Predicted 3D model of a 462-nucleotide part of an RNA (small-subunit ribosomal RNA, 3' major domain) from a metagenome. The prediction has a mean pLDDT of 81. The RNAcentral record of the full RNA draws on SILVA.

Context: one part of a larger RNA
């Protein structure tokens, strides 16, 4: 100087408390451990792994296994030889591939050849999701959006080093003020930039309430403790008020200092070194990544009457659509099919649901709950057996509110309700990312738990 303390002082945070809703018990979905397996590819493992990489595993993906094949190679550059390219038929085969034919005669040209493409050969080389994240770049997580981390000059010290950065107030903040051997500065904080909320101006079709207005787009205005009062020795500030759409950081996002964990990633990419080179490379078919005594994690659905079922009826926003979205109509109980108006979109397309109004069920393992299983259909796709989704009929399991323990959340938040996109042929989406609709309770406080900051103290630790 640090680090640590079941030392001290001060302070902060959904950290506790006060509340609301969950997890832990049930069934299922997904991920992981384990076990199994020819293979169950690989990585991630306290906080900071486990609906994570994966924003879509039937084939492909795919890296794994089994079997069948190739060896200048699936891909790149160079050299030599032949042939335009290309299209197509037959045989063997699971395919990859191997063999045998047919059609076709292009473009530029100095008429030698050249360009593109294909086949054969030679070797230089290609190739490797092989190893090392403890050789690395880049990127990321975490402490933590915590308020810290440093430097120049000066001063102090034998020196490591200190001071500044402490102290008194104050702040969300090393924020600001005052003091002070310090004076300044940098990276952080804040601000600038984005979105939303108010107003003004302009413009406006596909939008509209068709003059004012809603809406869309663009440009501005507006909030600064600016004004008033109180408080503080003073200042910084704090409290209350006015006006205002908004008040003291308006709200939300983006933004993550010096560093820590030899944290994560050589499988996104790049890359040193090592290793393989008739194989650790490449092609193909099938299988596996979906196995199942069990354990953990994250979710969904419930256990019901603040509810279930049936009928009627109301109100969104974000986004998406030409290999597409698809209306009216017709067929089917339905999934869906036929058909195709309109739409390259403020124009056309897609029932919002909870809600409200009625009826019914009457406390029951039920008209709760939907797992599981049987049968029959539909869709996508070469192909749904392993292993897709949907519909109909039947079946109707566990579950009656969950031990110890534990998680989230302070306002348009929690909770509840549906809707949309990405990925995508289809879908295992209950996930993830967004959108709106309904819309609470509680916080008097900092003793305690957890994490953090500043100062100080002790130390046999560095």
């Nucleotide at each position: 100087a640090g680090a640590c303390g079941g030392g001290g002082a001060c302070c902060c945070a959904c950290a506790c408390a006060a509340g609301c809703g969950g997890u832990g018990g049930a069934g299922c979905a997904c991920c992981u451990g384990g076990c199994u397996u020819a293979a169950u590819u690989c990585g991630a493992u306290a906080u900071u792994g486990a609906g994570c990489g994966a924003g879509g595993a039937a084939c492909c993906u795919u890296a794994c296994c089994u079997g069948g094949g190739u060896u200048u190679g699936a891909c790149a550059u160079c050299c030599c030889g032949a042939g335009a390219a290309u299209u197509u038929u037959c045989u063997g085969g699971a395919a990859a591939c191997a063999g045998a034919g047919a059609a076709g005669a292009g473009c530029c040209u100095u008429a030698u050849g050249g360009a593109a493409c294909u086949c054969g050969g030679u070797g230089a080389c290609a190739g490797g999701u092989g190893c090392u994240g403890c050789a690395u770049g880049g990127u990321u997580g975490u402490c933590g959006u915590c308020a810290g981390c440093u430097c120049g000059u000066g001063c102090c010290u034998u020196g490591a080093g200190g001071u500044g950065u402490u102290c008194g107030g104050u702040u969300a903040a090393g924020u600001c003020c005052g003091u002070a051997a310090a004076c300044g500065a940098g990276c952080g904080c804040a601000a600038c930039a984005c979105a939303u909320g108010u107003c003004c101006u302009g413009u406006g079709u596909u939008g509209u309430a068709u003059u004012u207005u809603u809406c869309a787009c663009a440009g501005g205005a507006g909030a600064c403790u600016g004004c008033c009062g109180a408080u503080u020795c003073a200042a910084a500030g704090u409290c209350g008020g006015a006006g205002g759409a908004a008040g003291g950081u308006a709200u939300g996002g983006a933004u993550g200092a010096c560093g820590u964990c030899a944290a994560a990633u050589c499988a996104g990419c790049a890359u040193g070194g090592c290793c393989c080179u008739u194989a650790u490379a490449c092609c193909c078919a099938g299988g596996g990544c979906u196995g199942c005594a069990c354990a953990g994690g994250u979710g969904c659905u419930a256990c019901a009457a603040u509810g279930g079922u049936u009928g009627g009826u109301a109100c969104a926003a974000u986004g998406g659509g030409u290999a597409g979205c698809a209306a009216u109509g017709c067929c089917g109980u339905a999934a869906g099919g036929c058909g195709g108006a309109g739409c390259c979109a403020a124009u056309c397309c897609a029932c919002a649901a909870a809600g409200c109004c009625a009826a019914u069920c009457u406390a029951a393992g039920u008209u709760c709950g939907a797992a599981u299983u049987g049968a029959g259909a539909g869709c996508u796709g070469c192909a749904a057996c392993u292993c897709g989704c949907u519909c109909u009929c039947a079946u109707g399991a566990a579950g009656u509110u969950g031990g110890a323990a534990u998680c989230g959340c302070u306002a348009g938040u929690a909770a509840a309700c549906g809707c949309g996109g990405a990925u995508c042929a289809g879908c295992a989406a209950u996930g993830g990312c967004g959108c709106g609709u309904u819309g609470a309770a509680u916080a008097u406080g900092u003793u305690c738990c957890u994490g953090g900051g500043u100062c100080u103290u002790g130390u046999a630790c560095u």